Predicted 3D model of a 1406-nucleotide RNA (small-subunit ribosomal RNA) from an uncultured bacterium.
[in-house]
């Protein structure tokens, strides 16, 4: 000193593990829409696939014979022109000249370019080392360049052959060959023998003898040639470390290892040959497969790291394949030979010719990837003495938004916040938007004139200086491809330049229209099934920006392979257990040593890159220079803690030893009683076993049962215990022999011997298996019975491996404390076992163990917690989403079952821990309800009424549909009602409202047509006020219509139902990471979360309850219409009537009931009691009220409302009709069957409520329903007005004197109208039906059951329905076992749409 971000997604929520996805950077990419300029870099990643045509390696005449082109020149001719000695054109000779094709000869052609096929290797990287090597050009140094000879190409002539070519004969040169001659510090041979770690070693110097060289050239200035030494540069070997996956590749090698000794190379080396020996390598991964050129370096990342190797730069291999080797100094040779193979191409069929992985181009492949360009001016290479020439290296330009980085598309102003657009609560606003139009200003870019670079440093060619074997300098002169670029300046004139992607969360950024689980979207979760910020459009908004999405790939987020940096009780994961190799680790004390380790100093780490300073292009990008870095390897000096190695000591680990002491430790042998089954034999007589209940089965041929005798095989009761004891698996009657262990105490002996322990070895429960025994018991298969819808099960009855023994095999188990082993250390407290110590024979100390509780401290949590899952060290085993799968395949081990090992292809976004809350459960626990039971009367069988369903129909109009629809909406469908069906009308509409006009009756009567409604036609004629005017009323205009059409799953309101069950929450506080909890749990109590006591909870809230209405008493107070007790009067009778305020009653207004007294019980709430007392007694008895919430319950047809749909109709008005249909099926009722009755006649007693278009006394008529007159009452006044009950007669058991349906007649009311389709009254008719199968419903007291009145709806009424009133008025309740519902607390849970869950197997189908 730099440096580290996360979100979604498992659940009803919550905390984890855990994978998935995004948000980042990056690219030699691609596609898709867009596109105005520049610099700079970049551009076949596929088919190392095939190539057409063009250039990429040539030069050197100052080596050489020469002279095919060109050119000057000379000289000869010939022609034509003319200016008559030139001009021109043309031939000829002349290598005499510039220069030069082919050829001889140097020198290059091994570089520069290109690809990455091949290679896992000393191929690269990086350090050593060659006393074991080469090296042309070049540089330095010494010595020399003497003398000769033969040939050969070209050229020439001849021959062959389509052509490529080639023979053959003659000539000739050289800096080609070749012979001599001189030579060494080169090679060899003989000698020599310093020095060196003294040694069969290695060998310096000297000394003699052999053998081997050279080329000339020329313009005179050099410039070449040999031979040696040395240098540079290049190259060639050798070592050490590093360099990918796979063990389901574990053995691999014969020239393979080494040695003598040859040969061979430039030089070591089995490199190759002979002969000897038997060796190398390999779990620190060898052989083998697989896949790769390697590295500076590139890209991520915070770093360690992972991933990559394209452009430049080093190395390496390759140049159609495959293999040779020739020339050189170099090559086993990309544009060089030979051979052989694929292909292609000419060919006259005989033969031939070619290799773009060099430039540019073709085609092919592919998603893809550029010009057959210009120039050698520059930088470099080749040759040359040099101009020079060659150079698709190089430099430049062309195409491509393929990449970076740069500047633009303008800039200020300008609101009535304009048009148009979108969008809303829509006369009005919002938003596009200062954006636009306008008004000034600028001109980078564009266009168009003009001007105009550096890059040339330097070199060549003259001239001249100064030095002198070279050179340096000075004047001149010429040499630029790109380029009339780049930059400068001037003119025009906003003029020529914006677009993609997104907009539900992640993620910045919302609105309407269309679609209606289609159409599509989607990186994850996910949207879309009629109100879609998710899909397609459109407005608008973000974000980027000449680009801007997609996809592909790499790195990261991923601490998600974790060295840094995980983890294994229960989420994946501790091996079954021991012993132990190799490996890791490893006590104290002191000494040495310097492998590790630290430090310093040296070499090396190429260059570019990176990073920082600085400077150059008008900035950047890009360059340049300079520094840092390059964490690395090598040497070299020191240090000496700590690891290591060496020597020397302790004794605490560790082990031995003494001496007690435990114990279902282990093996072999022997013994023992019960129980069980058989066997004999006695008693006994019919059932015996079995089960929820049975049967199968045994049993008179004598079972079971009971007794005595005997055999036969297993297992060992009580003791017996969170007990001992083993390594684990496992060990249990008693005893005997052998064995092995563990503690404790003791400190005598050794002296680090130890701790884990891949491999290996050995134990390893049950079932299996092999071979032989043995079999009493139990019992896999198996039979038989049951059970059930089936029962291959569960239960019965038998029964065979098997179960025990011996000897082998096998080797797995929820082998589990779901927890490897070792060693330290870290609060207490209990309970027990076996030892020792002390003692007082109680306790307490101490040491091993087996077991509770609990602090610190970990843990997602639940829990561990000195026996840790605490804190720390060693070592070994496993783990790396779920499914596929512990399968397939190979190997390996088994007789065999089988076991070890252990994949992938595909599929999902989760699987998954532990805890929370709820629901649930044929779990528990405790409670309550007419829930059961004990009762008492129904339904469910007839008839009928009346809902619903089906069916039917022109329409039977809709709605309600378990409990919570079905005598419900409807408390009243003949017409209307009527939402439906026919058939005829009407179209600002049938009906209001505002304004405004115009009329005075368009109304109302009568006619005519018509089914009506509506058309048409007559007639009579508005009100007030003097009038202006108003009022009323119609028509007419304009503005608002209407709709029982649809969505009750858009919705307000409303109501039902769980349930009038005791629930349902809140602040604060406290526990818990959290979901949550506590409070509301516990004990009692209660009709109740009702109320006490307790108590990390105290308090309150909606809700229980009370407060209301109504009956049951009583008191005061008022007395009319009500009431008469005492007085009085009076009548066929009556409170009739004076009068009364006592009684009833009827209003009002308070009283009263509070477990308030009293016994017992209880801590208190309270609870019992035939108490007392009271009209009532424990909520006195009925109502009214329905908590948080549940069924998407139910209603758009009460109403009201959002959006969709119709408008001469889905609106509206009328006339018929239907909603009353009918084979049948169901719910609710009425009436019955009948003597506790029918029937007749007499006789008695309510409530509660209605009456003016009505109730109607009372008279009269009529068998009756009623009709015809009459009176009273707008009602405590009059009126509707009781039955069942009582008496008394009959009936007598019967399809009847029961029962009343159906049916035929004749009528009465209402009403425009009773046919479809009305109620009653009479009279005849007299079905079914004799008490109801399975099942089912209501009632706990004035209640059930029964009797009757009222009422509302309404003309009438199909009402036996609803609602309400009184009469009479019973039985029963042991007690919660069960069924139903439902309250609490507990427990399990893989469900949370919550058990009508979830979810598992077959079969079918696609």
């Nucleotide at each position: 000193c730099c440096u580290u971000a996360g979100a979604g997604u498992u659940u009803g929520a919550u905390c984890c593990u855990g994978g998935c996805u995004c948000a980042g950077g990056a690219u030699g990419a691609a596609c898709g829409c867009u596109a105005g300029c520049u610099a700079c870099a970049g551009g076949c990643u596929u088919a190392a696939c095939a190539c057409a045509u063009g250039c990429a390696a040539g030069u050197c005449g100052a080596g050489g014979g020469g002279a095919a082109a060109c050119g000057a020149c000379a000289u000869c001719g010939a022609a034509a022109g003319c200016u008559u000695g030139c001009u021109u054109u043309u031939g000829a000779u002349g290598g005499g000249c510039g220069u030069c094709g082919a050829c001889c000869g140097g020198c290059g052609c091994a570089c520069g370019g290109g690809u990455g096929a091949g290679u896992a290797a000393c191929g690269c990287g990086u350090a050593u080392c060659c006393a074991a090597c080469c090296u042309g050009c070049c540089c330095a140094u010494c010595a020399c360049u003497u003398g000769g000879g033969g040939a050969u190409a070209a050229c020439c002539u001849u021959g062959c052959g389509a052509a490529a070519g080639u023979a053959a004969g003659a000539c000739u040169a050289a800096u080609a060959c070749c012979c001599a001659a001189u030579g060494a510090u080169a090679u060899c041979u003989c000698u020599a023998g310093a020095a060196g770690a003294c040694a069969u070693c290695u060998g310096a110097a000297g000394g003699a003898g052999a053998u081997u060289a050279a080329a000339g050239a020329u313009u005179c200035a050099u410039c070449g040639g040999u031979g040696a030494u040395g240098g540079a540069u290049g190259g060639g070997g050798a070592u050490g470390c590093g360099u990918c996956u796979g063990a389901u590749u574990a053995g691999c090698u014969u020239g393979c290892u080494g040695g003598c000794g040859g040969g061979g190379u430039a030089a070591c080396g089995g490199c190759c040959c002979a002969c000897c020996a038997a060796g190398g390598c390999g779990a620190c991964g060898a052989u083998c497969a697989g896949u790769a050129g390697g590295g500076g370096u590139u890209c991520u990342g915070a770093g360690a790291g992972g991933a990559a190797g394209g452009u430049c730069c080093c190395c390496c291999a390759c140049a159609u394949u495959g293999g040779a080797a020739c020339u050189g100094a170099g090559a086993c040779a990309c544009g060089g030979u030979c051979c052989a193979a694929a292909c292609u191409c000419c060919u006259a069929c005989g033969g031939g010719a070619g290799g773009c992985a060099g430039c540019a181009g073709u085609g092919a492949g592919g998603a893809a990837u550029a010009u057959u360009g210009g120039u050698c001016a520059a930088u470099g290479g080749g040759c040359g003495a040099g101009a020079g020439c060659c150079u698709g290296a190089a430099c430049c330009a062309g195409c491509c938004a393929a990449g970076u980085a740069g500047g633009g598309u303008g800039c200020a102003g300008g609101a009535u916040g304009a048009c148009g657009g979108c969008c809303c609560u829509a006369u009005g606003g919002g938003u596009u938007g200062u954006a636009a139009a306008c008004u000034g200003c600028u001109u980078u870019u564009a266009u168009a004139a003009g001007g105009g670079a550096a890059u040339a440093a330097a070199g060549u060619g003259a001239g001249c200086c100064u030095c002198g074997u070279g050179a340096g300098g000075c004047u001149u002169u010429u040499u630029g491809u790109a380029u009339g670029u780049a930059c400068c300046c001037u003119a025009u004139g906003a003029a020529u330049a914006a677009g993609c992607a997104u907009c539900g969360g992640c993620u910045a950024a919302c609105u309407c229209c269309g679609u209606g689980c289609c159409a599509g979207c989607a990186g994850c979760c996910g949207c879309g099934g009629u109100a879609a910020u998710a899909c397609g459009g459109a407005g608008g908004a973000u974000g980027c920006g000449a680009g801007c999405g997609u996809u592909a790939u790499c790195c990261g987020g991923a601490u998600u392979u974790a060295u840094u940096g995980g983890g294994u009780u229960u989420a994946a994961a501790g091996g079954g257990u021991g012993c132990g190799u190799a490996g890791g680790u490893u006590g104290u004390u002191u000494u040495u040593u310097a492998a590790g380790u630290c430090a310093g100093c040296g070499g090396u780490g190429a260059a570019a890159g990176u990073u920082u300073g600085u400077g150059g292009c008008u900035u950047a990008a890009c360059c340049a220079u300079a520094a840092a870095a390059u964490u690395g390897c090598c040497g070299u000096u020191g240090a000496a803690a700590c690891u290591g190695g060496g020597g020397a000591a302790c004794u605490u680990g560790a082990g031995u030893g003494u001496g007690u002491u435990u114990g279902a430790g282990a093996u072999a042998g022997g013994c023992g009683g019960a129980a069980u089954g058989c066997g004999u034999g006695g008693u006994g007589u019919a059932g015996c076993g079995g089960u929820g209940a049975a049967a199968u089965g045994c049993a008179u041929a004598g079972a079971u049962a009971u007794c005595a005798c005997g055999c036969a095989g297993a297992a060992c009761u009580c003791c017996a215990a969170u007990u001992g004891c083993g390594a684990a698996g496992g060990c249990a009657g008693c005893u005997u022999a052998c064995u092995a262990a563990a503690c404790c105490a003791u400190a005598a002996c050794u002296g680090a011997c130890a701790c884990u322990g891949a491999a290996g070895c050995a134990c390893g429960a049950a079932a299996g298996c092999g071979u032989g025994g043995g079999g009493a018991u139990c019992a896999a298969a198996c039979a038989g019975g049951a059970u059930u819808a089936g029962a291959u099960a569960c239960c019965c009855u038998g029964g065979u491996a098997g179960u025990c023994c011996a000897c082998g095999c096998a080797g797995u188990a929820a082998a589990c404390g779901a927890u490897g082993a070792u060693u330290a250390c870290u609060a207490g407290g209990a309970g027990u076992u076996u030892g020792c110590g002390a003692u007082a024979g109680a306790c307490a100390g101490u040491a091993a163990g087996c077991u509770c509780u609990a602090c610190a401290g970990c843990g997602a949590a639940a829990g561990c917690g000195u026996u840790a899952a605490g804190u720390a060290a060693u070592c070994c085993a496993c783990c790396u989403g779920g499914g596929g799968a512990g399968u397939a395949c190979g190997c390996c081990g088994g007789c065999a079952a089988c076991g070890g090992u252990g994949a992938a292809a595909c599929u999902c976004a989760a699987a998954g821990g532990a805890a929370c809350u709820g629901a649930c459960g044929g779990g528990g626990g405790c409670c309550c309800g007419c829930a059961c039971a004990a009762g008492c009367g129904g339904a469910g069988g007839a008839a009928c009424a009346u809902g619903u369903g089906g069916u039917u129909u022109a329409a039977u109009u809709c709605g309600a549909u378990g409990a919570u629809a079905c005598g419900c909406g409807a408390g009243g469908a003949a017409c209307c009602u009527u939402a439906c069906c026919c058939g005829g009308g009407u179209u600002u509409g049938a009906a209001c409202g505002u304004a405004g006009u115009u009329u005075g009756a368009c109304a109302g009567g009568g006619g005519u047509g018509g089914a009506a409604a509506c058309a048409c036609u007559u007639u009579u004629u508005c009100u007030a006020g003097c009038a202006a005017u108003a009022g009323c009323a119609a028509a007419u205009u304009a503005c608002g219509a209407g709709g029982u059409g649809c969505u009750g799953c858009a919705u307000g309101g409303u109501u039902g139902u769980c349930g009038u069950c005791a629930g349902c929450u809140c602040g604060u506080g406290c526990c818990g990471u959290g979901a949550g909890g506590u409070g509301u749990c516990g004990g009692c109590u209660u009709a109740a979360g009702u109320g006490c006591c307790a108590u990390a909870a105290c308090g309150a809230g909606c809700g229980c309850a009370a407060c209301c209405c109504u009956u049951a008493u009583c008191a005061c107070u008022a007395g009319u219409u009500a009431c008469u007790a005492a007085c009085a009067g009076g009548u066929a009778u009556a409170g009739c009537u004076g009068a009364g305020g006592a009684c009833u009653c009827u209003g009002g207004u308070g009283a009263g009931a509070c477990u308030g007294c009293c016994a017992g019980c209880g801590u208190a709430a309270g609870c019992u009691g035939u108490g007392a007392g009271g009209a009532a007694g424990g909520u006195g008895g009925g109502g009214a009220u329905g908590a948080c919430g549940u069924c998407a319950a139910a209603u758009c047809a009460g109403c009201a409302c959002g959006g969709c749909c119709c408008u001469u109709a889905c609106a509206u008005c009328c006339g018929g009709g239907g909603c009353g249909a009918c084979a049948c099926a169901c719910g609710u009722g009425u009436u019955a069957c009948a003597a506790u009755g029918g029937c007749a006649u007499g006789g008695a007693c309510a409530a509660a409520g209605g009456g003016c278009a009505g109730c109607u006394a009372c008279c009269u008529g009529g068998c009756g329903a009623c009709a015809g007159g009459a009176u009273g009452c707008u009602a405590a006044u009059c009126u509707c007005c009781a039955a069942a009950c009582c008496a008394u007669g009959u009936c007598u058991c019967a399809g009847u004197u029961c029962g009343g349906a159906u049916c035929g007649g004749a009528g009465u009311c209402u009403g425009c109208a009773a046919c479809u389709c009305g109620a009653c009254u009479c009279c005849g008719u007299g079905a079914a039906g004799c008490u109801g199968g399975a099942u089912u419903c209501g009632c706990u007291a004035g209640u059930a059951a029964u009797c009757g009145c009222g009422c509302a709806u309404c003309a009438g009424c199909c009402a036996u329905g609803g609602c309400g009133c009184g009469g009479u008025g019973a039985a029963u309740a042991c007690g919660u076992u069960c069924c139903c519902g439902g309250g609490c607390c507990u427990u399990g849970c893989a469900c949370a749409c919550a058990c009508c869950g979830c979810c598992c197997g077959u079969c079918a189908a696609g």
It matches the Rfam family "Bacterial small subunit ribosomal RNA". Its family is annotated with structural constituent of ribosome and ribosome in the Gene Ontology.